[in-house]
Record summary
Transfer RNA from a Candidatus Dojkabacteria bacterium, 72 nucleotides, folded computationally.
Order: sequence, then structure tokens, then C1' cells
RNA sequence: GGUGACAUGGCCAAGUGGUAAGGCGGCAGUCUGCAAAACUGCUAUUCGCGGGUUCGAUUCCCGCUGUCACCU
Repeated sequence: GGUGACAUGGCCAAGUGGUAAGGCGGCAGUCUGCAAAACUGCUAUUCGCGGGUUCGAUUCCCGCUGUCACCU
């Protein structure tokens, strides 16, 4: 230099056109003599960034940034 894949909450991770599941963690509450456990609620409205297409984009297209792999 070329090709491809990936980027979603504090961490892991699903979703691939109709405003985002789940787990871990954290916070608050219930329970308890106190705690642990259990249960309940909350924790992404810029889904890496910028544009485009569309009535509508995490999802499709283009560019950029970063990470990884392969080729030279």
C1' cells in the first nucleotide's frame, strides 16, 4: 500500500428498515435483629464520527476514525 471483518450502556452481548432483548456490575427499595441470598425498580432517546437514501436508519449507501485478520 491492497482486501475483508468489526465498532451497541461501566463490561459482555442480541437485534440487520417501524424509536434496542438478555447477562454481569452499579444504585435505590422490599425482606432481615444486622447482613448475605432472593425479589422489585432504575441504569444506551449522538447504537464510533460526518454525510446520503427513505415517510421512517442501530439496520441500506459513501467518506472518515479506531481495532483485528489476511495479502504484498
RNAcentral holds the sequence, with entries from ENA. The coordinates come from a structure-prediction model, not an experiment, and the mean pLDDT is 81. It matches the Rfam family "tRNA". The family's RNA type in Rfam is transfer RNA. Rfam describes the family as follows. Transfer RNA (tRNA) molecules are approximately 80 nucleotides in length.